Context: one part of a larger RNA
């Protein structure tokens, strides 16, 4: 040094576990904000820090309910001082307080800071306290130039807006990579992204629709189908309908004003935001421990689930079932009231035309239809549009005004439940004080890190040692090779002992 065996060290795989995730189902909610939001800064407890809560009334104040014995939030114990059957802590409804920043709004500003005006009030004063002062839209009133009337402008008052928010929705703009095996039309795609706006949904919507060939249908939206069809297409790559049929849901109206919708008030009813009642078991054996074993019982509208020292219907929390609200909220029904619908007067610079674009599955094509930048430009129901160039016949509808629930889309969020979903390199980035530590000037990037034991019973005391680190006894415990670097404890890697080989 190698091999074998035994025993260790190191290491943290594996197994088991789960407080956290992931996906879904049902119901709810779908907004918050100048009455100052979302999000923060700084404070705040008797005792340092962080988290949580709260705001100079600061882990809280008032009140109305629930509840019923302990309590003064967590890490996190201890001490101190207190509260509590005159009902505390705790849970729910309503209210008060709510520093400073932030739309931030008196002015400024390098956010959480600096500096003011006016009014009221206290004060001799210095100063204190309270209130108010941004911009903008609309309305009303006052005032008012050049310039006579006026207008612009100014001022005041009232009402509103502003900002934030996960996706969904409508509108205004709008790429490229890519594909075409290169690339330009084309595609990607009206996607990503930017901007504006709204709602709990939005949008659309009551035929100048489709159809048919002389039969008919009857608003819109969504799903299945028609159908990868008809078509479009450097007829390449690709793009890609509709009619019709079957379903979901149905609702129609107005411009003389209504279907309706919304707010408020009253009555009724159901419900949400705390809760309350709730059946039935003992012994033997093993064991550290019984829920296991054996024996004998019981309940069940309750044998869902969880916990308890191993596997519990009957030990605990619950579960089935039935019950409950002072206060606040929601739904529905009935009645009352106010508002909205509301712009206008049956649709003229419109329809149509020309040119240039865009949208239609449709790339200008024989290209209808829709929108319109420029130029033009009718008819008036004895009229007009459409039926995919165009013409005729025929059929059908009535543009240039407006409203409209449901079926449809989504889930930041709340409640309950579920899973041939994960189980700590998995599952959210985050099971743990994580969008943290750390990196970056910044936009931004972004971790690692769970497990003693049933119970701390967390090792008194003694010894070695530096009043160490670490260890040896003793003690606890079922177990300490469960000792806090703590369940299990694989492998690589490192040793000790014994044997064999060289």
């Nucleotide at each position: 040094c190698g091999c074998a065996c035994a025993c260790g060290g190191u290491g943290g795989a594996u197994g088991c576990c789960u407080u956290g995730g992931c996906g879904g189902c049902a119901g709810g909610a779908g907004g918050c904000g100048a009455u100052g939001a979302a999000g923060g800064a700084c404070g705040u407890u008797g005792u340092a820090g962080c988290c949580u809560g709260c705001g100079a009334u600061a882990a809280g104040c008032c009140u109305c309910g629930g509840g019923g014995a302990g309590c003064u939030g967590g890490c996190a114990a201890a001490c101190a001082a207190g509260c509590u059957u005159u009902g505390a802590u705790c849970c729910g409804g309503g209210g008060a307080u709510g520093u400073c920043c932030g739309a931030a709004u008196g002015g400024g500003g390098a956010a959480a800071c600096c500096c003011g005006g006016c009014c009221a009030u206290c004060g001799c004063a210095a100063g204190g306290u309270g209130g108010u002062c941004a911009u903008u839209g609309c309305a009303u009133g006052c005032u008012g130039a050049a310039u006579a009337c006026a207008u612009a402008g100014g001022c005041a008052u009232g009402c509103g807006a502003g900002g934030c928010g996960a996706a969904c929705c409508c509108g205004g703009g709008g790429a490229a990579c890519u594909g075409a095996a290169a690339c330009a039309u084309c595609u990607a795609a009206g996607u990503a992204c930017c901007c504006g706006g709204a709602g709990g949904a939005a949008a659309a919507g009551a035929a100048a629709u489709c159809a048919a060939a002389c039969c008919g249908a009857g608003a819109u939206u969504c799903c299945c189908u028609u159908a990868g069809u008809a078509g479009c297409g450097g007829c390449g790559a690709g793009c890609g309908a509709a009619c019709g049929g079957g379903g979901a849901a149905c609702a129609g109206c107005c411009c003389u004003u209504a279907a309706g919708c919304u707010g408020c008030c009253c009555g009724g009813u159901c419900u949400c935001u705390a809760g309350g009642a709730g059946a039935a078991c003992g012994a033997u054996c093993u064991g550290g421990a019984a829920a296991g074993u054996u024996c004998g019982g019981c309940c069940a509208u309750a044998g869902a689930g969880g916990g308890u020292g191993a596997u519990a219907g009957c030990c605990c929390c619950g579960u089935a079932u039935g019950c409950g609200a002072a206060a606040g909220g929601g739904g529905c029904c009935g009645g009352g009231u106010a508002g909205u619908g509301a712009a206008a007067u049956c649709g003229a610079g419109u329809a149509g035309g020309a040119c240039g674009g865009g949208a239609c599955a449709c790339g200008u094509g024989u290209u209808a239809u829709c929108c319109u930048g420029u130029c033009u430009g009718a008819a008036c129901a004895u009229g007009g549009g459409g039926g995919g160039c165009c013409c005729a016949u025929c059929c059908u509808c009535c543009a240039a005004g407006g409203c409209u629930a449901a079926a449809u889309a989504c889930u930041c969020c709340c409640u309950g439940c579920c899973g041939a979903c994960c189980g700590a390199u998995a599952g959210c980035g985050a099971a743990c004080c994580a969008g943290u530590a750390c990196c970056g000037u910044g936009a931004g990037g972004g971790a690692a890190a769970g497990g003693c034991g049933a119970a701390a019973a967390g090792a008194a005391c003694c010894c070695c040692g530096u009043u160490g680190a670490g260890g040896g006894g003793a003690g606890u415990g079922a177990a300490a090779u469960a000792g806090a670097a703590c369940c299990u404890g694989a492998a690589a890697c490192c040793g000790u002992g014994u044997g064999c080989g060289u």

Annotation:
Large-subunit ribosomal RNA, domain I from Halofilum sp. (in: g-proteobacteria), 502 nucleotides, folded computationally. Its mean pLDDT, the model's own confidence on a scale to 100, is 85. The RNAcentral record of the full RNA draws on ENA.